[in-house]
């Protein structure tokens, strides 16, 4: 310098145009003599950032940023 991949909750991670699953952690409650276990509920509304397309974008397009890999 060129090319490819990745970026989603505190961590891991699904999602493939119709409004964000799950696990762990955390918080509240029930149960328990207490704790643990178990159960219930809550926990992303700027999905790395900025634009664009669309009735509708985490998803498609463009440009950045960050990380990784390959080639030189």
């Nucleotide at each position: 310098a060129g090319g490819c991949c990745u970026g989603u909750c505190g961590a891991c991670a699904a999602g493939c145009g119709g409004u964000a699953a799950g696990u762990c952690a955390g918080c509240a409650g029930a149960u328990u003599u207490u704790g643990a276990u178990u159960c219930u509920g809550c926990c992303a509304u700027u999905c790395c950032c900025a634009g664009g397309u669309u009735c509708a974008a985490a998803u498609c397009c463009u440009g950045g940023c960050a990380g990784g890999c390959c080639u030189a």